[in-house]
Molecule: c-di-GMP-I riboswitch aptamer
Organism: Desulfuromonas sp.
RNA sequence: CUCCGAUAAGGGCAAAACCAGAGCAAUCUGGUGACGCAAAACCACGGGUCCAUUACUUCAUGGAUAGCCGGGUUGCCGAA
Numbered sequence: 001c002u003c004c005g006a007u008a009a010g011g012g013c014a015a016a017a018c019c020a021g022a023g024c025a026a027u028c029u030g031g032u033g034a035c036g037c038a039a040a041a042c043c044a045c046g047g048g049u050c051c052a053u054u055a056c057u058u059c060a061u062g063g064a065u066a067g068c069c070g071g072g073u074u075g076c077c078g079a080a
Base pairs, nucleotide, nucleotide: 004078005077012037013036017032018031019030020029021028022027035067041073042072043071045070046069047068048065049064050063051062052061053060
């Protein structure tokens, strides 16, 4: 340094729910709160899912989701 991930050490993040706000919505932001997470740090590149546009539908476009999966970048520690 790489792989790997311990009843290690220091820590970190924060599900659902509730309150307030933004948004047509999905959802997001802040507070409370912890379901959990070795990348639950960041990135919409591919796939999936969700929302909107809408005429029955298809197609298409835009948005969301990184705590859905894959991928990319970076990071703490150091047992086996």